[in-house]
RNAcentral holds the sequence, with entries from ENA. Bacterial large signal recognition particle RNA from a Chloroflexota bacterium, 263 nucleotides, folded computationally. The coordinates come from a structure-prediction model, not an experiment, and the mean pLDDT is 79. The gene name in the source record is ffs.
C1' cells in the first nucleotide's frame, strides 16, 4: 500500500412540552431516513440514561469530532394594537348658572314694570243637550169566569109582557206596540251655556299709568359638573416588525478512527 474476513460505531437528526434528569411515543422544523412490539391521567430507563426481537453496511461518500452558514423553536425587551382597572380634568366634546361682548329676533305702531279686569282651575246652583225609566196620548187586545147592546134558540107567564144570556158588533182591563213641539225621576269622560262664591303663585289677554328697553337663538367672558374622545398608571392578550440571547435540522470547509491473515 493492496486484497479478503471481522468488530466498536451506524441504519436520522433538532426544538418546545412532559420530567428530579435522559431518551421515546404524540405536536412543530429539516427532508428520506432498516423491519416488528411498548407508549399521555404515557413507555422505558438512570450519567455509558428508550427497551425487547430481528436484518444490513461496516473503518469511510456513509461512523466521530471542529468550524463556518443556518430552517426553525425557546426566553427577554422595545414598538404597534386590542381590552379590562384606577386617576386626572390641560384640549375637544356635553350639562347647568351667571354675565351682556358681538350678531340677530322684538320694541316710540309702545320695551320693561305698575294697576283695575276677565280667561285657563275650583265649588255650588241654574238652564241646555244626550241617554234611560215612569206618566200622558195613539193604537191592538178577553172561546167562558169583563161591560154595553144581545139576532137565533132557552125559561117564566093564559097573554100583555119579562128574565138569563151564546155567537155577532162595539167598548175596556191586565199586557203588547207606537209615537214626542208634552210632563216628571235619574244618570254623565255632556255643554265656545248663564248666575253666584273662592283662588289669582304662574300664563295669557283687554283698558289705564309711566315712557326705552327687552330676549337670549348664535357667539364672547366666568364659574360648577360629566368623563365619551384624550391624558397618566397598572394588569393582561395579541398579528405583524425591531433588538438581545439561546438552542439549532440541512449545507458546507477541515481533522480523526481498530483487529486478524496474506501479499
Nucleotide at each position: 500500500u493492496c486484497g479478503u474476513g471481522c468488530u466498536a460505531a451506524g441504519c436520522g437528526g433538532g426544538g418546545a412540552a412532559c420530567u428530579a434528569g435522559c431518551g421515546g411515543u404524540g405536536c412543530c422544523c429539516u427532508g428520506u431516513a432498516c423491519c416488528c412490539g411498548c407508549a399521555a391521567u404515557c413507555c422505558g430507563c438512570u450519567u455509558u440514561a428508550g427497551c425487547g426481537g430481528g436484518g444490513c453496511c461496516g473503518a469511510a461518500a456513509u461512523c466521530c469530532u471542529u468550524c463556518u452558514c443556518g430552517a426553525g423553536g425557546c426566553u427577554c425587551g422595545g414598538c404597534c394594537u386590542c381590552c379590562u382597572c384606577g386617576g386626572g380634568g390641560a384640549c375637544u366634546g356635553u350639562g347647568g348658572c351667571g354675565u351682556g361682548u358681538g350678531u340677530g329676533a322684538c320694541g316710540u305702531c309702545g320695551a320693561a314694570g305698575g294697576u283695575u279686569g276677565g280667561g285657563u282651575u275650583c265649588c255650588g246652583c241654574g238652564c241646555g243637550g244626550c241617554g234611560g225609566g215612569a206618566g200622558c196620548c195613539c193604537u191592538c187586545g178577553a172561546a167562558c169566569c169583563u161591560c154595553g147592546u144581545c139576532a137565533g134558540g132557552u125559561c117564566c107567564g093564559g097573554g100583555a109582557g119579562g128574565a138569563a144570556g151564546c155567537a155577532g158588533c162595539g167598548a175596556u182591563a191586565a199586557g203588547g206596540g207606537g209615537u214626542g213641539u208634552c210632563u216628571u225621576c235619574c244618570g254623565g269622560g255632556u255643554g265656545c251655556c248663564g248666575c253666584g262664591g273662592a283662588g289669582c303663585u304662574a300664563c295669557c289677554u283687554a283698558g289705564c299709568c309711566u315712557g326705552a328697553g327687552c330676549c337670549u337663538a348664535c357667539u364672547g367672558c366666568g364659574c360648577c359638573g360629566c368623563a365619551a374622545g384624550c391624558u397618566c398608571g397598572a394588569g393582561g392578550g395579541u398579528c405583524a416588525c425591531c433588538g438581545a440571547g439561546u438552542c439549532g435540522a440541512c449545507a458546507g470547509a477541515g481533522g480523526g478512527u481498530g483487529c486478524a491473515c496474506g501479499a